[in-house]
RNA sequence: GGGGGUAUAGCUCAGCGGCAGAGCGUUUGAUUGCAGAUCAAAGGGUCCCCGGUUCAAAUCCGGGUGCCCCCU
Numbered sequence: 001g002g003g004g005g006u007a008u009a010g011c012u013c014a015g016c017g018g019c020a021g022a023g024c025g026u027u028u029g030a031u032u033g034c035a036g037a038u039c040a041a042a043g044g045g046u047c048c049c050c051g052g053u054u055c056a057a058a059u060c061c062g063g064g065u066g067c068c069c070c071c072u
Base pairs, nucleotide, nucleotide: 001071002070003069004068005067006066007065010024011023012022013021018055026042027041028040029039030038048064049063050062051061052060
């Protein structure tokens, strides 16, 4: 220098054009002599950034940035 993959909750990840979700973790309650385990509930997101397409974009297109891999 060229090519490919990836970026979504604190962590690991789903979501493939129509209200953003799960598990774990956190908080509260139930239970327990206390705690753990279990059960119930709550809270937690500018979907990496800037544009474009569309009635509508996390999702499609272009550019940028970070990380990973391959080639030279």